[in-house]
Context: one part of a larger RNA
RNA sequence: UUGGGCGUAAAGCGUCUGUAGGUGGUGUAUGAAGUCUACUGUUAAAUUCCAGGGCUUAACCUUGGACAGGCAGUGGAGUACUCAUAUGCUAGAGUGUGGGAGAGGUAGAGGGAACUCCUCGUGGAGCGGUGAAAUGCGUAGAGAUGAGGAAGAACACCAGUGGCGAAAGCGCUCUACUGGACCAAGACUGACACUGAGAGACGAAAGCUAAGGGAGUGAAAAGGAUUAGAUACCCUUGUAAUCUUAGCUGUAAACGAUGGAAACUAAAUGCUGCACAAAGCAGUGUUGUAGCUAACGCGUUAAGUUUCCCGCCUGGGGAGUAUGAUCGCAAGAUUGAAACUC
Numbered sequence: 001u002u003g004g005g006c007g008u009a010a011a012g013c014g015u016c017u018g019u020a021g022g023u024g025g026u027g028u029a030u031g032a033a034g035u036c037u038a039c040u041g042u043u044a045a046a047u048u049c050c051a052g053g054g055c056u057u058a059a060c061c062u063u064g065g066a067c068a069g070g071c072a073g074u075g076g077a078g079u080a081c082u083c084a085u086a087u088g089c090u091a092g093a094g095u096g097u098g099g100g101a102g103a104g105g106u107a108g109a110g111g112g113a114a115c116u117c118c119u120c121g122u123g124g125a126g127c128g129g130u131g132a133a134a135u136g137c138g139u140a141g142a143g144a145u146g147a148g149g150a151a152g153a154a155c156a157c158c159a160g161u162g163g164c165g166a167a168a169g170c171g172c173u174c175u176a177c178u179g180g181a182c183c184a185a186g187a188c189u190g191a192c193a194c195u196g197a198g199a200g201a202c203g204a205a206a207g208c209u210a211a212g213g214g215a216g217u218g219a220a221a222a223g224g225a226u227u228a229g230a231u232a233c234c235c236u237u238g239u240a241a242u243c244u245u246a247g248c249u250g251u252a253a254a255c256g257a258u259g260g261a262a263a264c265u266a267a268a269u270g271c272u273g274c275a276c277a278a279a280g281c282a283g284u285g286u287u288g289u290a291g292c293u294a295a296c297g298c299g300u301u302a303a304g305u306u307u308c309c310c311g312c313c314u315g316g317g318g319a320g321u322a323u324g325a326u327c328g329c330a331a332g333a334u335u336g337a338a339a340c341u342c
Stems, first nucleotide, its partner, number of pairs: 003314004007296002012310001014202004021195003025089007033082002035077009048066007092192001093189003097184003104178007111155001116150007126137002163170002207248006216242002221237004259309006267287008291298002315342003324335004
């Protein structure tokens, strides 16, 4: 390589859009490239196989014959399948009509609770913190309490194995703009589809650049404790960061550790949306049959039975390292070995 695999043993790209390519519903007609078939040529000899012969036999040697398959040419078949061309169809896909649902996205405006700080009043000795303390704050009036003000960040209850989104993710209220999905009826197009190497877009947190902002929290750092020590756990402070705007980075246990699409294969039950007399459709959960699985478990939301396309794996360590290349301001990311060793 082939084969066998990819929930947990190695293995599904973080997610999507989409180029080439691969694959692709249904009827008719024509063609005959694939396909099937006949013949011819070729596929050296030896070897292999079959039938004989020669060494006393065998091995061995030798004579004759032959298949399958490949390639090329010529002729034929048209039932079927693939293909090509033409012309149709509506079950896939899409458009339109009418609906309701939603923390889907972007921008703007507004709101209340709480924390902190500032000013003023009351008041007068503690506060804070812990297992216990101390550092710390406080008679220059703290903490507590009343009134007023400022600023930043996050939105209690509702809230739900509830909803939406491709994923990352999204939760106060209102407004504007805007994406997608679902349902009903069945008008229109007529295979327009699926997947997708490269490519492009998005992509938590942390981090980087510039300009702002900075309440609370809080890496680093400092101090107090604990301890044999304590570069920790606990406490008091506290810078970056966390927030906004514009760029960059492009990674996560980016997880359902489960790629996407289609068809088929028992049921029962909860929730959400539509519809509603009932049935139903779409989604999201639980239990579970057949079946599958090494087991755990999965089980119409499959890890069952099949088809198509892509990605990936091939003993452990060395190692996601070295080297090269590409990208990046950097941090680093992507791609990615070998020697050696067990």